[in-house]
A computed fold for a 1389-nucleotide RNA from an uncultured bacterium, annotated as small-subunit ribosomal RNA. Its Rfam family is "Bacterial small subunit ribosomal RNA". Its family is annotated with structural constituent of ribosome and ribosome in the Gene Ontology.
RNA sequence: UGCAGUCGAGCGAGAAACUACCUUCGGGUAGUGAGUAAAGCGGCGGACGGGUGAGUAACGCGUGAACAAUCUGUCCCUAAAUUGGGGAUAACCUGAUGAAAGUUGGGCUAAUCCUGAAUGAUCUAUCAGUGUGACAACACACAGAUAGCAAAGGUGGUUUUGCCAUUGUUUAGGGAGGGGUUCGCGUCGGAUUAGCUAGCUGGUAAGGUAAGAGCUUACCAGGGCGACGAUCCGUAGCUGGUCUGAGAGGACGAUCAGCCACACUGGGACUGAGGCACGGCCCAGACUCCUACGGGAGGCAGCAGUGGGGAAUCUUUCACAAUGGACGCAAGUCUGAUGAAGCAACGCCGCGUGAGUGAGGAAGGCCUUUUAGGUUGUAAAGCUCUGUUGCCGGGGAAGAAAGUUAGUGUAAGGAAAUGUGCAUUAAUUGACGGUACCCGGUGAGGAAGCACUGGCUAACUACGUGCCAGCAGCCGCGGUAACACGUAGAGUGCAAGCGUUGUCCGGAAUCAUUGGGCGUAAAGGGUACGCAGGCGGAUAUACAAGUCAAAUGUGAAAGGUGUAGGCUUAACCUACAGACUGCGUUUGAAACUGUAUAUCUUGAGAGCAGCAGAGGAAGGCGGAAUUCCUGGUGUAGUGGUGAAAUACGUAGAUAUCAGGAAGAACACCAGUGGCGAAGGCGGUCUUCUGGGCUGCAUCUGACGCUCAUGUACGAAAGCUGGGGGAGCAAACGGGAUUAGAUACCCCGGUAGUCCCAGCUGUAAACGAUGGACACUAGGUGUUGGCGGUUCGAAUCCAUCAGUGCCGGAGUUAACGCAUUAAGUGUCCCGCCUGGGGAAUACGGUCGCAAGACUGAAACUCAAAGGAAUUGACGGGGGCCCGCACAAGCGGUGGAGCAUGUGGGUUUAAUUCGAUGCAACGCGAAGAACCUUACCAGCCCUUGACAUCCUCGGAACUUGGCAGAGAUGCCUUGGUGCCUUCGGGAACCGAGUGACAGGUGCUGCAUGGCUGUCGUCAGCUCGUGUCGUGAGAUGUUGGGUUAAGUCCCGCAACGAGCGCAACCCCUGUCCUUAGUUGCCAGCGAUUCGGUCGGGAACUCUAAGGAGACUGCCGGUGAUAAACCGGAGGAAGGUGGGGAUGACGUCAAGUCAUCAUGGCCCUUACGGGCUGGGCUACACACGUGCUACAAUGGUCGGUACAGAGGGCUGCGAACUCGCAAGAGCAAGCCAAUCCCACAAAGCCGAUCCUAGUCCGGAUCGCAGUCUGCAACUCGACUGCGUGAAGUCGGAAUCGCUAGUAAUCGCAGAUCAGCAAUGCUGCGGUGAAUACGUUCCUGGGCCUUGUACACACCGCCCGUCACACCAUGGGAGUUGGCUGCACCAGAAGCAG
Repeated sequence: UGCAGUCGAGCGAGAAACUACCUUCGGGUAGUGAGUAAAGCGGCGGACGGGUGAGUAACGCGUGAACAAUCUGUCCCUAAAUUGGGGAUAACCUGAUGAAAGUUGGGCUAAUCCUGAAUGAUCUAUCAGUGUGACAACACACAGAUAGCAAAGGUGGUUUUGCCAUUGUUUAGGGAGGGGUUCGCGUCGGAUUAGCUAGCUGGUAAGGUAAGAGCUUACCAGGGCGACGAUCCGUAGCUGGUCUGAGAGGACGAUCAGCCACACUGGGACUGAGGCACGGCCCAGACUCCUACGGGAGGCAGCAGUGGGGAAUCUUUCACAAUGGACGCAAGUCUGAUGAAGCAACGCCGCGUGAGUGAGGAAGGCCUUUUAGGUUGUAAAGCUCUGUUGCCGGGGAAGAAAGUUAGUGUAAGGAAAUGUGCAUUAAUUGACGGUACCCGGUGAGGAAGCACUGGCUAACUACGUGCCAGCAGCCGCGGUAACACGUAGAGUGCAAGCGUUGUCCGGAAUCAUUGGGCGUAAAGGGUACGCAGGCGGAUAUACAAGUCAAAUGUGAAAGGUGUAGGCUUAACCUACAGACUGCGUUUGAAACUGUAUAUCUUGAGAGCAGCAGAGGAAGGCGGAAUUCCUGGUGUAGUGGUGAAAUACGUAGAUAUCAGGAAGAACACCAGUGGCGAAGGCGGUCUUCUGGGCUGCAUCUGACGCUCAUGUACGAAAGCUGGGGGAGCAAACGGGAUUAGAUACCCCGGUAGUCCCAGCUGUAAACGAUGGACACUAGGUGUUGGCGGUUCGAAUCCAUCAGUGCCGGAGUUAACGCAUUAAGUGUCCCGCCUGGGGAAUACGGUCGCAAGACUGAAACUCAAAGGAAUUGACGGGGGCCCGCACAAGCGGUGGAGCAUGUGGGUUUAAUUCGAUGCAACGCGAAGAACCUUACCAGCCCUUGACAUCCUCGGAACUUGGCAGAGAUGCCUUGGUGCCUUCGGGAACCGAGUGACAGGUGCUGCAUGGCUGUCGUCAGCUCGUGUCGUGAGAUGUUGGGUUAAGUCCCGCAACGAGCGCAACCCCUGUCCUUAGUUGCCAGCGAUUCGGUCGGGAACUCUAAGGAGACUGCCGGUGAUAAACCGGAGGAAGGUGGGGAUGACGUCAAGUCAUCAUGGCCCUUACGGGCUGGGCUACACACGUGCUACAAUGGUCGGUACAGAGGGCUGCGAACUCGCAAGAGCAAGCCAAUCCCACAAAGCCGAUCCUAGUCCGGAUCGCAGUCUGCAACUCGACUGCGUGAAGUCGGAAUCGCUAGUAAUCGCAGAUCAGCAAUGCUGCGGUGAAUACGUUCCUGGGCCUUGUACACACCGCCCGUCACACCAUGGGAGUUGGCUGCACCAGAAGCAG
């Protein structure tokens, strides 16, 4: 902004416009329009239909009843009537007024308008009668009396004073449908809402309503509701049903249907059959609009539509053709009800996007280590088809019945006719819509996406990224190899959809009625008594409330279920059936519960006779001890502690004796003994008093059990008032301890502890286990009774009541419980529902206070917790071992030097690695160049090295020049080997590209190797058994060992890796063999095993023997084994070596090597020269040499072992002071050489000193190696002659041929930093009582909040920021109670 009544068959009145004529030009008349439009009076309808869910916790709704206490227009049926007068008013005409909306004066008029009168009942009121409902009240029925109350006409026909038909109107009765009222039952959360109520509850009377009633009023009474939840607060329309669920339930109340409520907000009545009325009226208010400012108009929670809000929700469409409604006699009009279309994948259902064939397994993509393969994939292309759907063309429904008009036939009534009913013929009516559907044509042609791919959960690879970016429902991914992020490929799941988000139910037995729990996980009230409530022994009878059965009414329709049917199918629609588990009524049954009555004795209680007891209350009495006071004796300490000190004491303590005072507590007895409801109760006596147990079987006769609220009791501490106060002792003071010590220890000490009166009301008030009853194997103690046996009070047997332990079934998550249940059942009460917040806050109740009881939320975490298991750990325990300590010997730490390392610093570079033990004389068994990885400079780029291809050349080599060299240029010599004569192999040069190369990174991607715990004695498995399981057992236990070594025992029996043994060296003997080794006897000798010879010995190197707790004694368990002894070279592993279990340390190493990934590619690769790795204020480790006389120096002299040697070891001789040089024999080694071993022994000297100790440092002169000793070698000679006089705290090695000490050799190597390392022999000790302690380790056991495992875990304050909550002077909004002021419209009087 549009859309929203009807009737002319109730009534009166009645245009505009057009045409013709007339006209004084203002207009008039006639006709058509038309008795039309519009308006009015009147009737019916606007109370239906349509919308919404604000309010409402209510008889609002649902269900079932009641109204004998009620109303009902239109419709249907029945009966009767419809007579005859009067009056007003709108419209209209004409004034007034206002901006408008409108209002108003005068005049005319009609009716189905209004109103008297007549008639009138089975109507209404009153009266009395009879009958029925058992009486009364009341009602109904029958037949009466008196009084009162009605009306409206219209239309049609006709033989028209009338009659007939039809429709209205009036009265009365009934029906149908629709309302009104009442009642039973059901209907959300909160008790941190426990009391609410004044017309409130009832009565009497009156009023009022359609109707009962405090509905209203007056009076009277003081009631009514509430723990079975009143009142208050919050939330909410209720239901059929919907979603979910196996069900029971839980959540919800869109669409459709029933009911209710509302219509801008609040109030009110009018009209009417019906309203306190969505599109009516009045008033008040808010808002919007108009206005001339005086005043007016309006109500989309109707259909569309607009704005706003929002994450979000449609067209300002078509039609009354169908269904339904209002009016009308009807035609018809109206109908945003309704029927349709439109928009939205919002939902449900159906269909399509093609089908068959097709391997060169195409190309492309992706993956892979290669040739190449795999995968996408029959997928595509190609070939052969189909034609749903779309598009084009053609055809084309059903939904329509009725009604009307015009006929025909027939029935009733009537004089007839109109009309009416029934049947029938024809014509006519479609918004959707040319829609559904059908036919033809076209052409694979137009039609596939979304999410996911770590597990749950179907589906995996590559690249990128590098705790970044990001993902994430939970667990969790990402820190350089991410199936988890992003992308790609591939795959999986759904599919015109897919995923996300939100909500509800499910899973959740996680509020448990079905269907959970409470010893330790959350959870038994601190204990008892006890009202209400719940539950309750035996027998009989009755009733029939519960219960059960049958019948019947109802349980709306739709929906849901089943069976059929209709759209091509389905969704959808239709029919029938069943169901609606409920409520009401009637009839029946009587076992159980209940109720009533009667009875019983076993539950419970009482009686009589006994018994035990720290049961309670009050009042006396007693001794020991402590402290204090008085007096005596007595003298210097006492006391206290780990050790001390404070303290007390010469003013006489402590100690001791005697006397006195005071308060508190009651040793022994004394006991998992007793009593009590629990808390609790302990000297003894008296009084008062509660409970329990036993025996008897005398009495009562179910009197019982439990118990919300309630009441009482209730340790300690604390509080109030008054006493008391010895000891003890919070607070407090002092002394110690300690880094500190507001503690533990010590010296003091006040409240308090004690008594009386009152309060508090809590505890790990615990058996962490509520009460009662019944049932369910035992064994063994103990307390109190009774009975039997017995001479007996001993003992034994049986029984009742308590109190312990062990244990079976059963139970429990396990631990455990187990007739004193945590077993099996019944009844009642209390309590729990993840951790923290929270023993809290707020509110309330109690308290003098302290505080107690009740008791949340916000916020936050993904856990908190129980029981048990395996480890690890413990300033836990037990047992045991190791140079672990102790006992010893020698060192380091102080000095100088060597060497390594560190931090740095320096540098062009000072290459890299190793870092507690387990890095630091380590990688390095040799840094002047090389090594070399570092730095500077100069060079190379298929490369110094490997493979392949092409071309050329043998390879190779002499000399010269330039250069620091690498390298470059020139030059000389040289033509090799095989051949099937094509060429080939090796090598060199050039070129091309694949590639080479990297001591670049990652040892936290790896292999291999190694260190360490540790040569410690452990680590496991199979089968069996035990346990729900993790796991246990074996492997623990008693002994023993170096040993998980062995023996015995044992639900274990066996086995494996480790231990030991087997192997090597060494110690004794034998056999064999005798050169280069040996030499007893014999001979020779140059006197040297030199020679002949010997094979005995030493030795060499092969093989054997030997040692096994074998023998004896003792101990032990008759074992294993240990102790002692004999014999023996050796004795209990003879000594040494090699040998290192499962594993730990993300231990070490990418720089030995190998290797994944990443990175560099004229350089992070390669070559060369020089430099550096050797720097130097400092610190540390490991060593050497010393500080001296057990020594230094000098002279003489003796004795090893094991090694090495041809680019080698190199004798003798000569030279040199020496290092060494020259010449050169021998040796490929039991032959020769290195090679004199040194400490030792025999002499000499030094005489305690910075020295005849010590040798650093420096100077000079040399030797050797080497291309080359400047940076930067070793050695020699001469000279120089530093520190150092035995080393602080601390710390290391070693148990016997060891420590200590002495030298020798080798590897590496041109030489050498070597004092290092690895070996070799010589001389050669001391000590071990022992296992308390330190350290490391093994086994068993125990605790644990640890498991990256004590280098663990973890608590609180403080600082800063932020979040949530409480308090807070206050401030503000909403709801509400009480009192009061003003008071609209309206209704009644």